[in-house]
RNA sequence: ACAAUGAAGAGUUUGAUCCUAGCUCAGGAUGAACGCUAGCGGAGGGCUUAACACAUGCAAGUCGAGGGGCAGCGUAAAAUAAGUUUGCUUAUUUGGCGGCGACCGGCGAACGGGUGCGUAACACGUACGUAAUCUACCCUUUGCCAAGGUAUAGCUCGUAGAAAUUCGAAUUAAUACCCCAUAGUAUAAAAUUUUCGCCUGAAUAUUUUAUUAAAGCCUUGGGUUAAAACCUUUGGUAGCAAAGGAUGAGCGUGCGCCCGAUUAGUUAGUUGGUGAGGUAAUGGCUUACCAAGACUGCUAUCGGUAGGGGGCCUGAGAGGGUGAUCCUCCACACUGGUACUGAGACACGGACCAGACCUUUAAGGAGGGCAGCAGUGAGGAAUAUUGGUCAAUGGAGGAAACUCUGAACCAGCCACUCCGCGUGCAGGACGACGGCCUUCUGGGUUGUAAACUGCUUUUGUAUAGAAAUAAAAUUUCUUACUAGUAAGAACUUGAAGGUACUAUACGAAUAAGUGUCGGCUAACUCCGUGCCAGCAGCCGCGGUAAUACGGAGGACACAAGCGUUAUCCGGAUUUAUUGGGUUUAAAGGGUGCGUAGGCGGUUUGUUAAGUCAGUAGUGAAAUCUUACAGCUCAACUGUAAAAUUGCUAUUGAUACUAGCAGCCUAGAGUAAGAUUGGAGCAAUUGGAAUGUGUGGUGUAGCGGUGAAAUGCAUAGAUAUCACACAGAACACCGAUCGCGAAGGCAGAUUGCUAAGUCUUUACUGACGCUGAGGCACGAAAGCGUGGGUAGCAAACAGGAUUAGAUACCCUGGUAGUCCACGCUGUAAACGAUGAUCACUAGCUGUUGGAUUGUUUUUUUUAUUCAGUGGCCAAUCGAAAGAGGUAAGUGAUCCACCUGGGGAGUACGAUCGCAAGAUUGAAACUCAAAGGAAUUGACGGGGGUCCGCACAAGCGGUGGAGCACGUGGUUUAAUUCGAUAAUACGCGAGGAACCUUACCAAGGCUUAAAUGUACCACGAAUAAGCUGGAAACAGUUUAGUUUUCGGACGGGGUACAAGGUGCUGCAUGGUUGUCGUCAGCUCGUGCCGUGAGGUGUUGGGUUAAGUCCUGCAACGAGCGCAACCCCCAUUGUUAGUUGCCAACGGAUUAUGCUGGGAACUCUAACAAAACUGCCGAUGCAAAUCGAGAGGAAGGUGGGGAUGACGUCAAAUCAUCAUGGCCCUAACGUCUUGGGCCACACACGUGCUACAAUGGCCGGUACAGAGAGAAGCCACUGGGUGACUAGAAGCGAAUCUCUAAAACCGGUCUCAGUUCGGAUUGGAGUCUGCAACUCGACUCUAUGAAGCUGGAAUCGCUAGUAAUCGCGUAUCAGCCAUGACGCGGUGAAUACGUUCCUGGGCCUUGUACACACCGCCCGUCAAGCCAUGGAAGUCGGAGGUAUCUGAAGUCAGUGACCGUUAAAGGAGCUGCCUAGGGUAAAAUCGGUAACUAGGGCUAAGUCGUAACAAGGUAGCCGUACCGGAAGGUGUGGCUGGAAUAUCUCCUUU
Repeated sequence: ACAAUGAAGAGUUUGAUCCUAGCUCAGGAUGAACGCUAGCGGAGGGCUUAACACAUGCAAGUCGAGGGGCAGCGUAAAAUAAGUUUGCUUAUUUGGCGGCGACCGGCGAACGGGUGCGUAACACGUACGUAAUCUACCCUUUGCCAAGGUAUAGCUCGUAGAAAUUCGAAUUAAUACCCCAUAGUAUAAAAUUUUCGCCUGAAUAUUUUAUUAAAGCCUUGGGUUAAAACCUUUGGUAGCAAAGGAUGAGCGUGCGCCCGAUUAGUUAGUUGGUGAGGUAAUGGCUUACCAAGACUGCUAUCGGUAGGGGGCCUGAGAGGGUGAUCCUCCACACUGGUACUGAGACACGGACCAGACCUUUAAGGAGGGCAGCAGUGAGGAAUAUUGGUCAAUGGAGGAAACUCUGAACCAGCCACUCCGCGUGCAGGACGACGGCCUUCUGGGUUGUAAACUGCUUUUGUAUAGAAAUAAAAUUUCUUACUAGUAAGAACUUGAAGGUACUAUACGAAUAAGUGUCGGCUAACUCCGUGCCAGCAGCCGCGGUAAUACGGAGGACACAAGCGUUAUCCGGAUUUAUUGGGUUUAAAGGGUGCGUAGGCGGUUUGUUAAGUCAGUAGUGAAAUCUUACAGCUCAACUGUAAAAUUGCUAUUGAUACUAGCAGCCUAGAGUAAGAUUGGAGCAAUUGGAAUGUGUGGUGUAGCGGUGAAAUGCAUAGAUAUCACACAGAACACCGAUCGCGAAGGCAGAUUGCUAAGUCUUUACUGACGCUGAGGCACGAAAGCGUGGGUAGCAAACAGGAUUAGAUACCCUGGUAGUCCACGCUGUAAACGAUGAUCACUAGCUGUUGGAUUGUUUUUUUUAUUCAGUGGCCAAUCGAAAGAGGUAAGUGAUCCACCUGGGGAGUACGAUCGCAAGAUUGAAACUCAAAGGAAUUGACGGGGGUCCGCACAAGCGGUGGAGCACGUGGUUUAAUUCGAUAAUACGCGAGGAACCUUACCAAGGCUUAAAUGUACCACGAAUAAGCUGGAAACAGUUUAGUUUUCGGACGGGGUACAAGGUGCUGCAUGGUUGUCGUCAGCUCGUGCCGUGAGGUGUUGGGUUAAGUCCUGCAACGAGCGCAACCCCCAUUGUUAGUUGCCAACGGAUUAUGCUGGGAACUCUAACAAAACUGCCGAUGCAAAUCGAGAGGAAGGUGGGGAUGACGUCAAAUCAUCAUGGCCCUAACGUCUUGGGCCACACACGUGCUACAAUGGCCGGUACAGAGAGAAGCCACUGGGUGACUAGAAGCGAAUCUCUAAAACCGGUCUCAGUUCGGAUUGGAGUCUGCAACUCGACUCUAUGAAGCUGGAAUCGCUAGUAAUCGCGUAUCAGCCAUGACGCGGUGAAUACGUUCCUGGGCCUUGUACACACCGCCCGUCAAGCCAUGGAAGUCGGAGGUAUCUGAAGUCAGUGACCGUUAAAGGAGCUGCCUAGGGUAAAAUCGGUAACUAGGGCUAAGUCGUAACAAGGUAGCCGUACCGGAAGGUGUGGCUGGAAUAUCUCCUUU
C1' cells in the first nucleotide's frame, strides 16, 4: 500500500500423565407452556393438538337511467262514503310523483377471506418456448347499430302436501328469446405473390365460394296531442363486428427439489407410428389398426415422510435446522364421484348422486355442511370479543347520489415477544434499634441503609384546552380551454376519540421481584436433619461438625420480569468441501485377475465443452446491509442506494483440462543371450525310524510317574538277533537363507508348466495405474463318495490327583490325520501396516546377476541392478516406535471407521448337503470403554544382598497339677478397655472395705472438694445416748489458741457445678509395629509434550545411600556413623563411713586401734584404638593375615538415640479437648454384694516327673538396692509362722543379706525318702473387718505326673542354661508377675538350595481400597425392553370377478313438439364413485408358551482370565462337559524365564 471486521472454551476415564473418544455445560432463538411475581406506555403477535363436531348472528350483492308492475312507506291531486263546528276530520279507490318487497333481465358471485388434508409431482423455484392457445370488464383504432316475431316469470284463479314445495288454467313486458337484412383484415375451403424463419411453418398481398351481428335507455330543443304514445334533433351512455394493447390464464421444456437397497428390476395404452375423435390449444388425452418397444446402479419400481418458494433461526463462513405472522404459487372446502352455467369453475357461503353424521316430521318425506368473522363443545401443557365503523384504503353494482363489504380500519383480552420510562435525588454516624455471625460483652455485618433535613415531580390524581389523519370525494357556483377535463370558491363528511398532545394544582406521594451462591460459574456463614428427608445439567452431595438437603442472615446475577421444561443451530474439526482418520486407540478387503468408472508421459496443430473477461435480459415486493428521514428516543415506519454470490443470451481470450488429427521414446511391453529357486503338476525311486508277523537266544518282570496305579507278562513279555510286510514323514545340509499373489513350498531322479532377475542391442509407440460389481485361488478343522490306516489322536473307557476333577498326569482308543474326486470359504488368513509412481543424509551384513582394477587362477578392491536383514540423520508419531522394504514428503484409485454394551445378535435376503458363511439393525442401558507411557504395589518372574530366617546346636512350649490373663457361659452385677503379627502375668508397679467406674437397697439436690475476695461469729473438737445396716436424723455433756498481725473452724455472700456418659472415624499429647531396616528427600542444571526421570543407576566395597571409581550432573538436608552414658586398661588428684602393704598396740577372734596414702575401692579429670604400623591383593575404597604391639583390633561389649512414612493401629477410662447427651440424675453419699462365678477352649508362667537328683549335717563367696507409722542386730519364749524385750541407723558407718557351689552322710530306680496338688485339724500376722475373698506356720493327707502328638518358641558368649538376691506398688497379700542385680557357666554355625521377613536392580500386570487386589459363567430372586410362536384382531395397497347411482358421450326415440323442423321426455349401451365375493402377498396390535439380553445391596456353585494367574494366552474349527470351560488340529505373539545360534553396536 491493498484486502478483511470475522473464528475464545470448560467439566468428566487415571494414583498421576499424554492421547483417542463419547457424554455434559456456558451462547443465541421460539406462534411457546408451566411456577413465582407484577407500575405504565408504544409497536407487533395470538388453536403448533381434532381437515373433530357445531347452537346463534353476520361475512355478496347491486342496478327502477333494461322490464312488467305496486305488497309496504312518503307525497300530490281527484273521486266516493261517513261524521260535521261547513273550517275540516276519518275511511276507501286511482302508480300521478318520490321510491320499491317479491319477479323477469344485466353484471358480479371463479375476487376478497380460510386451511394445509392430499401431493415427492413440471406441485414449486428459476430460465426459456408457445410458429400449439384463450382472455369478461379496461384502453386505442375502424365500421355498424336496419326490419320483424313468439313466448315466459310475475300478477289472477284453482290442485296436491304437515312442511319444503308442486301441478294446472288464463293473461303480460323487456337491453329475455327467435327469425331475417347488411358486413370484412372474422371463420371454413381452394388457388396464387412477396418476405422471413426454429422442422412441422409464419407474416403479407390477391381471387372465388359459403357462413355468422346488434338494444335500447337518459337528456336538450322543436313538432303533434286534451294529455300521452309518436316524429325529428343535441349531448351522453349502453350494444354489435374486427384489429391492436393491457391484464389474467392454459400448455410444453432444461436445471434444482427429503429418507430407505434388509425395495433391483419395472411397464400392455405400456413406448412409437397411421387414421379418426376430442379440446381454446399440443399430446395415447381417447379409440381402431400396426410395430415391440420404453425406464433403470447418473437409483427405475416400491415403501416412508412432507404443501413449495421469497424468507426465518443459528453459524466467522461453508453449512445445519425450519417454512407461524407478511408476500407469492399450488391444493382443498363434511367424505367420494359428476357435470351444468359462464370470458373464467368442474365452483367454501351453486347443482346432481352415493356414503357417514346431525336436525325436523302429520312417518309418506324434507333440510344441513364455520379449513369466512365472532362464538360453543371436545381434544390439549396451550392460544382472545357472539365489539365499533364503512371516516380512510380497496372491491362489486350503478350515469350518479348511493347501497353492500366480519376485506379493511379501529377498539377489547393476554408480560406472548421487542422497545422505552418509572419505582426518587442530595445531605445525614451515636456507624441508632432490630436481625445475623463471633475468638463474647468486645467486635463484625446489614449500612448512608433507616430516622431526620432539604430538593425534584417523569409517572399518578384532579381540572382545563385540544389535534393531524380530509391528499380528496359528493353537491353547488365561477373561470379557462383541446368540451370533459383543469384551476378556484362555498357547504357537508372522523369509527378510533375528548384519544394522542399541552397547561395548571397536589404531593415521595401510587409502584420490586425472581433465580442462584461445591466446581464448571459471579456470589458464605449459622441452625436443623443424619445414606433419612431430599438435591442433581455433568462430575457428584447426604451415614452427627453438609459453603451441595430444609430454614435464616448475608452476597451475586438479571430486572417488570425472573426461573424451569420442550425444540433448533452453535460450541462439535463429533461425517471433516473449507476441515478428520485406519501398526498398537474404532477402522486395510485373506490374495490376485479384471469390467464399468476415476486418474494418466513428451511435443505440434486445431476446436472452444470446462475455465476466464466484457455486455444485455432476468433475479417481484417485503426482508437483510448502508445512508438519510418521520413518530420526544427506541422498537416501528418511510425514501434511496447496495445486495440478491443464480439462470439465460451474446461478444471475446486460449495458458491449463477436455475433444479431434499427427509426432516422439524416458512409462509399459516384445524379441535375443545369460542365469536362479524347498514355485506348481505328474510319475518313478531311496534309506533311517516306528509298528506288526514268523523264527532264534533268554528269564521275571516290563512299562509309567512328582509318587503310583490301570495296562502288558510264566499261554514266556520287556531286552536282543535274523527275515518279511505295512503306512506315514523326510535327520544331517538348514541359515532373521531361497521361491511364490496370498494360502503355502524341503529325501532323490525324470517329464510337463509357469515366473523372476541381469545384460545389451533391436522392435511396438502411452498400449499405462487403480479397480465398485464380477471371476479365480484360498491353512486347519469340517461334510459327501470310494480307498487306505504304521504312528499320533478329539470323543470315549480305565487309573491317578483332588473337597470335587466331566481337566492338567498315566494306560488304552474311534472318527480324523494319508490318497482320489467334489463341497465348504473361514483364521492372531499379521508386517495386526491396500495397490502403483516419484523424491528425501549415511554405515554395515547377506542372496541372485553384471561390470571393473590387481593377479596365472582362487581370493580380493571398487561400482551397479534386483531382493532380504540390522543401526541411525532429517522428518513423522499420543508415545512405543517408524526411518529409501517409511508409519517421511507429494500424486492417483480402491476398501474401511465414527463412544462402550446390546451384537457380528434378531428379522429379512443370498449361498451351502449340513455345520454354517455373507449382508446386518433396533429397543434398552452406561459415563465411560480404550491406546501408549509413568510411579508404586504385587507375582506359586528373574538376579543380588542381609537378618537366630533356615541349617548346626542348647534349652523350652504343646501332655500333668497349680497360678495368672483371655474367650465363652452364667449372673442382679460378674464395670470398662486391649483382642493377627503389633490383644491374652496387657492398662493393673499389687480388687477383703476403700480403690470401683458394675449390681441391689436406702439417702441428698448449688449439693462434695478446691481457689479467690469479703462479712460476721466462736467454735472446732472430744465423749456419750436413741433410731438405723450405715450414711443420716435427733439429743446430752465438756469446750479455742494467740506475739493481737493472725491462725483454725464451721457458717453466709459472689464467681467457677459435676459426669470413668457417647464419639480415638472430630482432635492434642503419648505409644506399638514395619525397624536401628538403610533408606527418604530437596536446590540448581539436564532429558521428556507430560506424569516423571536423572542425581539415588553402573563397577567394586561396607554393618550402613559406608566409602572409592565411572557417569549430565553438581551440591545439600533428614537418617547411618560420630558426639552422650555404663563396663573393660592406665595415670593424676582426693582419702571417710571405704582400704591395710610396711611399722606399733589390743583381742579367743575381727582395720578393733595408733598410724599410713602403697593396694583395693570410691568419684572427678585425663590418656588410650586411628586399619595408625608391617605383609599380600587391588586403580582406589577396602579386604585378608588367630601378623606385630596392646588391657582392648577392625562400629571393643552394652545402653540411650527410632528418618520420610504405613496400619482412619491403640488410648475421650492417665491427662487435655471440639461437638453431642444427663441435671430430683447418666451427679453425689452410704451399707452389702460383684470385679475371685465355672460343663469348657486358648495364651503366658511356676512346680515337677528325679540319682548331673532328693534329704540331713557342715564350710564359703556377691552385686545392686531399700530403710523412720521403717530396717531391726542381739537376748529370751515357741517345732514354727511369730512373739516379749532391745542396741544401732535417715545410713560407703547400723540393718535387711545369699543360693547353687564345696565337704561328709543317707536313699538305689520305686509313683519312690521323687512330686507336691487337694483336703481335715490346730495356729500366727496384718487390718474396723479375713464368710463370700488374704498371706504364712505346724500336723495329718499325699492327686496327676515316669520327659509329653501334630505343631511351635528363644538363644551366637560372659550369651543360652542354671542359682539365688533386691526393689516398686503395699496395712496385709493372692508376686510363680514386672523391673533390676550378681554367682556358676556351655555347645554350634559346613553353608545360603529351601521356609520366613527385609533392602536394591530388572521383568510382567486387566492391581492403585494396590493379590485379603481384580474378575468369568451357570443357577436362584425382582424389574425392564426385545425376538420366536398355534392362533386372533385391525390397516393400507394391488389382482380377479359380480353388481353399479348421478353424469358426459354414443345409439334409439312408436310419445311430446312443428307448416316442415330443431329439440325433448323415455329407453339402451360404454365408462365410473361406491358396495359384495375370492385367493394370496404385506404392515401393525395382541397371545398360552418360549429364547436370549440389560439392570439390581450384601444370594448359590466353582475359579476360567489378569503375574509363567499356578496347564502361557488368544484366533479359526470340531467334539465333549452343571458352569466358567476342557481336549484335538492348524495358526499368531498381542508369552515369562532360561540356554544356544545368528545379526547389529562398541572396544